The part of an RNA shown here (small-subunit ribosomal RNA, 5' domain) has 511 nucleotides and comes from an uncultured prokaryote.
Rfam family: Bacterial small subunit ribosomal RNA. Its family is annotated with structural constituent of ribosome and ribosome in the Gene Ontology.
The prediction has a mean pLDDT of 83.
The RNAcentral record of the full RNA draws on ENA.
Context: one part of a larger RNA
RNA sequence: GAUCGAACGCUAGCGGCAGGCUUAAUACAUGCAAGUCGAACGGUAACAUGAGAGCUUGCUCCUGUGGACGAGUGGCGAAAGGGUGAGUAACGCGUGAGCAACCUGCCCUCAAGUUGGGAAUAACUCCUGGAAACGGGGGCUAAAACCGAAUAUGAAUAUUUUCUCGCAUGGGAUUAUAUUUAAAAAUUUAUUGCAUAGAGAUGGGCUCGCGUUCCAUUAGCUAGUUGGUGAGGUAACGGCUCACCAAGGCGACGAUGGAUAGGUGGUCUGAGAGGACGAUCACCCACACUGGGACUGAGACACUGCCCAGACUCCUACGGGAGGCUGCAGUCGAGAAUCUUCCGCAAUGCGCGAAAGCGUGACGGAGCAAUGCAGAGUGUGUGAUGAAGGCCUUAGGGUUGUAAAGCACUGUCACGAUGGGACGAAUAUUUGACGGUACCGAUGAGAGGAAGCCACGGCGUUAAGCUACGUGCCAGCAGCCGCGGUAAUACGUAGGUGGCGAGCGUUGUUC
Numbered sequence: 001g002a003u004c005g006a007a008c009g010c011u012a013g014c015g016g017c018a019g020g021c022u023u024a025a026u027a028c029a030u031g032c033a034a035g036u037c038g039a040a041c042g043g044u045a046a047c048a049u050g051a052g053a054g055c056u057u058g059c060u061c062c063u064g065u066g067g068a069c070g071a072g073u074g075g076c077g078a079a080a081g082g083g084u085g086a087g088u089a090a091c092g093c094g095u096g097a098g099c100a101a102c103c104u105g106c107c108c109u110c111a112a113g114u115u116g117g118g119a120a121u122a123a124c125u126c127c128u129g130g131a132a133a134c135g136g137g138g139g140c141u142a143a144a145a146c147c148g149a150a151u152a153u154g155a156a157u158a159u160u161u162u163c164u165c166g167c168a169u170g171g172g173a174u175u176a177u178a179u180u181u182a183a184a185a186a187u188u189u190a191u192u193g194c195a196u197a198g199a200g201a202u203g204g205g206c207u208c209g210c211g212u213u214c215c216a217u218u219a220g221c222u223a224g225u226u227g228g229u230g231a232g233g234u235a236a237c238g239g240c241u242c243a244c245c246a247a248g249g250c251g252a253c254g255a256u257g258g259a260u261a262g263g264u265g266g267u268c269u270g271a272g273a274g275g276a277c278g279a280u281c282a283c284c285c286a287c288a289c290u291g292g293g294a295c296u297g298a299g300a301c302a303c304u305g306c307c308c309a310g311a312c313u314c315c316u317a318c319g320g321g322a323g324g325c326u327g328c329a330g331u332c333g334a335g336a337a338u339c340u341u342c343c344g345c346a347a348u349g350c351g352c353g354a355a356a357g358c359g360u361g362a363c364g365g366a367g368c369a370a371u372g373c374a375g376a377g378u379g380u381g382u383g384a385u386g387a388a389g390g391c392c393u394u395a396g397g398g399u400u401g402u403a404a405a406g407c408a409c410u411g412u413c414a415c416g417a418u419g420g421g422a423c424g425a426a427u428a429u430u431u432g433a434c435g436g437u438a439c440c441g442a443u444g445a446g447a448g449g450a451a452g453c454c455a456c457g458g459c460g461u462u463a464a465g466c467u468a469c470g471u472g473c474c475a476g477c478a479g480c481c482g483c484g485g486u487a488a489u490a491c492g493u494a495g496g497u498g499g500c501g502a503g504c505g506u507u508g509u510u511c
Stems, first nucleotide, its partner, number of pairs: 001511002004508001006507005014375001016373003020368001027331002030329003035076003040073002043069002047066004052061004083287003092212008102204002107200001109198001111196001113194002115149001117147002124139006154181006162173004185192003213259003220250003225247008262284004266277004289310005312323004340366001342365003348362001349360004379409004389400004413449001415444002418441003424434001452500005457481003466495005476483002
């Protein structure tokens, strides 16, 4: 000098854009943050509406319709999006390869299908247990829920024929035989589904080369350990797991142990080399009260799913139950320190749905705080009796100083009233939270509402190269040197001067 997710002190008028718990991955009241589909299903709690009955004349009962739907069965989603950085020194990340060892819902494309049956169950109803959470039993019922059967373009498995290719194990195509294996329908009749197989796309899984902090005052480490055979398991290779066999494997090219740490694109600084860092944004990873486990599923060992154990909090009729903000707001606490329990789904995206649409604290916005960045202001011209006042003075004067007043103007910004009024909306029509905002026109008033902070002994003089008074080694200053003990350019105040300016200075951080 530059930098900042800063803090503190003094000061503070405006709008724009960006960023805002770096500490306690401490504990959390309350609300919201994942639903949707009636064009899968039985239905009708509520709602709207039509008819009828009873009548207390605005209620009850019964029945129909759905433009609608509570609860329920079923499907898809809930594995995304959002948060945090505790753990992790690791194929975790980065980069480059490989899988002849793999999977992939929704989407695209292609081939060939969608035949015919059955038995239940929730809802509902009756009975019943419990304080509650939540159940138990009997009966009825539907489906694209569940289960057999048929068919098999195919696919899988075993054996088999032929051809072909490869970097090894081997891969691909093909012939024959045997065995096994599908499906679900809906409506508005045009579509959407369902099942099998191939191919693609997308996403993932696994393996390897290289790179990836400090300590040797950490030198030896290892028993599923290293390899083999066989089996199991997995989507898949593999000690991944197991049985048996062998005795290996790693290490000064730093094993093992310890400390620290999410990684990267990047950010800051620097002429560069380098050094430091990893907030916001993007990609990857890990975690979800702590530890463990699997279930479902194309995908999880699953933040607002399940089970077990633990700590903590809450309810309880003491028998037993409920919970998990490292989502958005918000609270306590910790701290030098970090915001609203706001508006909206209008846009962008995501989920579901044929669609209308519904949901979305993602997101779009507004609010708060000078936290930062960049911006425009706080007037302009003229004005010498060089006014008054202040300060200094050698008492003559000097300085503040064209500064002020005065005179003549202007009207940015902010303010008042007034008329219009967006872009973002993609449209033939409809649809805007922000927002009657930004902005524009004419208009009103009046220089009116808008300047401070720090420094002035030296430190290559960064600029101001200073005076007076007060104080008297006191009070105080101070980055270093140092200053102050009666003439202090170093403390305090005033005047003057300089620097920066809605900021200025201090402290801290990095180069």